RNA sequence: GGGGGGAUACCAGAGUGGCCAAAUGGGACAGACUGUAACUCUGUUGUCGCGAGACUUCGAAGGUUCGAAUCCUUCUCCCCCCA
Numbered sequence: 001g002g003g004g005g006g007a008u009a010c011c012a013g014a015g016u017g018g019c020c021a022a023a024u025g026g027g028a029c030a031g032a033c034u035g036u037a038a039c040u041c042u043g044u045u046g047u048c049g050c051g052a053g054a055c056u057u058c059g060a061a062g063g064u065u066c067g068a069a070u071c072c073u074u075c076u077c078c079c080c081c082c083a
Base pairs, nucleotide, nucleotide: 001082002081003080004079005078006077007076010026011025012024018066027045028044029043030042031041032040046055047054048053059075060074061073062072063071
């Protein structure tokens, strides 16, 4: 230099334009269990809110669309192949 794949919640990782604050596992927090701890089970785990709900978010910036994590453009970074 050419080609291809990828970046998602604290971590890993799934995610047909609407059913997504987004499966699942880990971690964390709370509870049950236990003499204690571990294991196991249950719940919670973006922000605000008692709740109902509202708002914001998927590498960055734009764009398309009634509607974007998902489609398009540019950029940044990572991985693989070729040279």
Molecule: transfer RNA
Organism: Pedobacter sp.